Large-subunit ribosomal RNA, domain I from Marichromatium gracile, 499 nucleotides, folded computationally. The full RNA is in RNAcentral, with records from MGnify. It matches the Rfam family "Bacterial large subunit ribosomal RNA". Rfam links the family to the GO terms structural constituent of ribosome and ribosome. The coordinates come from a structure-prediction model, not an experiment, and the mean pLDDT is 86.
Context: one part of a larger RNA
């Protein structure tokens, strides 16, 4: 060097695990913010880098409850120095404190700074409160211009600002599709704004129907890929009628009711609390495993304990609890509101340009409205798909109204024929971090020692090393921190054989 056998080294596959994740199901909660928020800077500890908490009163303070032996957060051990049955640490609620930025709101500003004025106190150089804007109200004041009006000035009340997603309104696209492209699609999507609410929107018929009748919105199925639109192209797409969920109705007309407090009351959430039963013997390091003999079960859900535990440990069924805050309910009871008020005219309605109804303008009905004209008054007016007539139906130009429906950034249980570290969130580990990039914006890798540090005293080699040998704990050390298992790629020792 090649073949092959041992035995190693590398190297992290694999299998086992899960401390994170994913999707659900139920029930809660659906908002925080000028009383100063989400976020965040810098501080806070005896020694303190980081996370966590915490704000100069800073890993805490004060009441009230719960708890019952320890404790002084965690990476993280150790030293100091305290506390604790006069009940600590802890856990719940309530409260004080809460630098500096941030809507940031005294004024500036290159966020965590820089500079101010007014009142008030005193320790005279410090504290304490105030000082944005807008918008509504009230009071003063007050111009060209007499009156007034605009305009200032004060005082009270209110917003802003952030939040996954659902929700309404205001704007509003392009790839694409049509096998090219322009009406059309895509699509009123995406996107941007504005605004609300736990939902929102809609809502008690100028609705439909068809000559029979129904009777408020919503939302599921259905009718139905029908009927119709549709460069009848690609597409796009109802309603009537039926079955369901939920059901409520009413006011402007003196009313229907909405609002807000307060006391009882019961149920619930925010800590907890009682909670059955097992012993022995063999193997092994270890008993839960094996073999004998019990017991408990409204509890054999689950998790842990040195291996597979109903009866060791936490629990688990069941059975109980709150001085305090919340929340929704009932019941009484006070208060204010509806409420200077009546039926809807520059409106239906029409011409003219647009738009929305599945309906592209079309015989185009019906709703909205930018112009521009413009009634009728219940003996009336509206529809009923061109329009007319009879019929039949309703009453526009004011308002309010749970439920059934949409959604989950959060909270609590529970639950999977989801994933198991190249998988599953990008993140199981101090992850939106290190890192890239002026920026917007992009974005990792990284998990396992042992049941328990018992983490290797002490000797020896060696540079007071790295590294190893011995000793020595451990069942195991080829479990030694580079640590479980330890595959292949690759590299090497020894042995045979072959050249």
């Nucleotide at each position: 060097c090649g073949c092959a056998g041992a035995c190693g080294g590398u190297g992290g596959a694999u299998g086992c695990c899960u401390a994170g994740g994913c999707g659900g199901u139920a029930g809660g909660a659906g908002g925080c913010g000028a009383u100063g928020a989400a976020g965040g800077a810098c501080g806070u500890g005896g020694u303190a880098g980081c996370c966590u908490g915490c704000g100069a009163a800073a890993a805490g303070c004060c009441u009230c409850g719960g708890g019952g032996a320890g404790c002084u957060g965690g990476c993280a051990a150790a030293c100091a120095a305290g506390c604790u049955u006069u009940g600590a640490u802890c856990c719940g609620a309530g409260g004080a404190u809460g630098u500096c930025c941030g809507a940031a709101u005294g004024g500036g500003g290159a966020a965590a700074c820089c500079c101010a004025c007014c009142u008030g106190g005193c320790u005279u150089g410090c504290c304490a409160g105030g000082u944005a804007u807008c918008c509504c109200a009230g009071a003063c004041u007050g111009a060209a211009u007499c009156c007034a009006u605009a305009g200032g000035u004060c005082u009270g009340g209110g917003a802003g600002g952030c939040g996954a997603a659902c929700c309404u309104g205001g704007g509003g696209a392009a790839c694409u599709g049509a096998a090219a492209c322009a009406u059309c699609u895509a699509a009123g999507u995406a996107c941007c704004c504005a605004g609300a609410g736990g939902a929102a929107c809609a809502g008690a018929a100028a609705u439909c129907a068809a000559c029979c009748g129904a009777g408020a919105u919503u939302c599921c199925c259905u009718c139905a890929g029908u009927a119709g639109c549709g460069g009848c192209g690609a597409g796009c797409g109802a309603a009537c009628g039926g079955g369901g969920a939920c059901c409520a109705g009413c006011c402007c007309u003196g009313a229907a009711g909405c609002u807000g407090g307060a006391a009882u009351c019961g149920c619930g959430u925010u800590a907890g609390u009682g909670g059955a039963a097992g012993c022995g013997u063999c193997u092994g390091g270890a008993a839960a495993g094996u073999c004998g003999c019990g017991c408990g079960a409204u509890a054999c859900a689950g998790g842990g304990u040195g291996a597979u535990a109903g009866c060791c440990c936490c629990g688990u069924a069941c059975a109980c609890g709150a001085a305090a805050a919340c929340a929704a309910g009932a019941u009484u009871u006070c208060a204010g509101u509806g409420a200077u008020g009546a039926c809807g005219a520059g409106u239906a309605a029409g011409g003219c340009g647009g738009g929305a109804c599945a309906c592209g303008u079309g015989a185009c009905a019906u709703c909205c409205u930018g112009u521009c004209u413009g009634a009728a008054g219940a003996u009336g007016g509206g529809g009923g798909g061109a329009c007319c007539a009879u019929c039949c139906u309703c009453c526009a130009a004011g308002g309010c109204u749970a439920a059934a429906u949409a959604c989950u950034c959060c909270c609590u249980a529970c639950c999977g024929a989801c994933c198991g570290a190249u998988a599953g969130u990008g993140a199981a580990c101090c992850a939106g971090u290190a890192c890239c990039g002026u920026g917007a914006g992009g974005g990792a890798a990284a998990g396992g020692c042992g049941a328990a540090a018992a983490g290797a005293a002490c000797c020896c080699c060696g540079u007071u090393g790295a590294g190893g040998g011995g000793a020595g704990u451990g069942a195991a050390a080829u479990a030694g921190a580079a640590c479980c298992u330890g595959a292949a790629a690759c590299c090497g020792u020894c042995u045979g054989c072959g050249u």